The prediction has a mean pLDDT of 80. A computed fold for a 137-nucleotide RNA from a Deltaproteobacteria bacterium, annotated as c-di-AMP riboswitch aptamer (ydaO/yuaA leader). It matches the Rfam family "c-di-AMP riboswitch aptamer (ydaO/yuaA leader)". About the family: This family represents a conserved RNA structure found upstream of the ydaO and yuaA genes in Bacillus subtilis and related genes in other bacteria. The ydaO/yuaA element is thought to act as a genetic 'off' switch for the ydaO and yuaA genes in its native state. It is believed that the element may be triggered during osmotic shock leading to activation of ydaO, a predicted amino acid transporter gene, and members of the yuaA-yubG operon which code for KtrA and KtrB K+ transporters. Of the family's consensus pairs, 92% are formed in the model. The source organism's lineage runs through Bacteria, Pseudomonadati, Myxococcota and Myxococcia.

[in-house]
């Protein structure tokens, strides 16, 4: 110089997974409450089909070879910052389409009741429409 590796900061992704106080010598764990996500739960509505049992959560569904447990394609679903900052359209282009949980039980649902608030990561291509904050004349 150049590569790879670890360890910290900033700054960003993906998801509901932030914040704010208490406790504590401080962290860590706890607790409490905001926001934000989930789930159960009436009438009326719908539905009448519960052994090929049925259901939640999530974008992760269905399909066709394989059968050495993968492959390839898809319904869906993300991101590609040039900088204050958000939202939108379009071409391009990358990557993702899983995993777990409940236990015979659940439609929708007002009041009500319950629950979680994790984990994992590191993109940089253009054109154009908007909105909003600083600054300066």
């Nucleotide at each position: 110089c150049u590569c790879g590796c670890c360890c910290g900061a900033a700054c960003g992704c993906c998801g509901a997974g932030u914040c704010u106080g208490g406790u504590u010598u401080u962290c860590a764990g706890c607790c409490a409450g905001a926001g934000c996500g989930g789930g159960g739960g009436a009438c009326c509505c719908a539905a009448u089909u519960u052994g090929u049992g049925g259901g939640g959560c999530g974008a992760a569904u269905c399909g066709u070879c394989a059968a050495g447990u993968g492959a390839c394609g898809u319904a869906g679903g993300g991101c590609g910052a040039c900088a204050u900052u958000c939202u939108c359209u379009u071409c391009c282009g990358c990557c993702c389409a899983a995993g777990c949980c409940c236990g015979u039980c659940a439609g929708c649902u007002a009041a009500c009741c319950c629950c979680g608030u994790a984990g994992g990561c590191g993109u940089c291509g253009a054109a154009g429409a908007g909105g909003u904050g600083u600054u300066u004349c």